[in-house]
RNA sequence: GCCCCGGUGGCGGAAUUGGUAGACGCAGCGGAUUCAAAAUCCGCCGCUGGUAACAGCGUGGGAGUUCGAUUCUCCCCCGGGGCA
Numbered sequence: 001g002c003c004c005c006g007g008u009g010g011c012g013g014a015a016u017u018g019g020u021a022g023a024c025g026c027a028g029c030g031g032a033u034u035c036a037a038a039a040u041c042c043g044c045c046g047c048u049g050g051u052a053a054c055a056g057c058g059u060g061g062g063a064g065u066u067c068g069a070u071u072c073u074c075c076c077c078c079g080g081g082g083c084a
Base pairs, nucleotide, nucleotide: 001083002082003081004080005079006078007077010026011025012024019067028044029043030042031041032040046057047056048055049054060076061075062074063073064072
């Protein structure tokens, strides 16, 4: 230099003819249970603002296509593998 694969919550990891982003697990928080704890069960669990209802933002960064992008196109950054 060229080719291939990947980058999504605190962590792992889903979501494809483009249509509610974050299933599921771990961690965390609250509760039940217990003399107390472990285990188990139930609920919550991205960020910002708000007392709340709710609103806005959010898939490595930027741009494009589209009514609509995690998904398609282009450039860049980072990681892994292969060729020379």
Molecule: transfer RNA
Organism: Thiopseudomonas denitrificans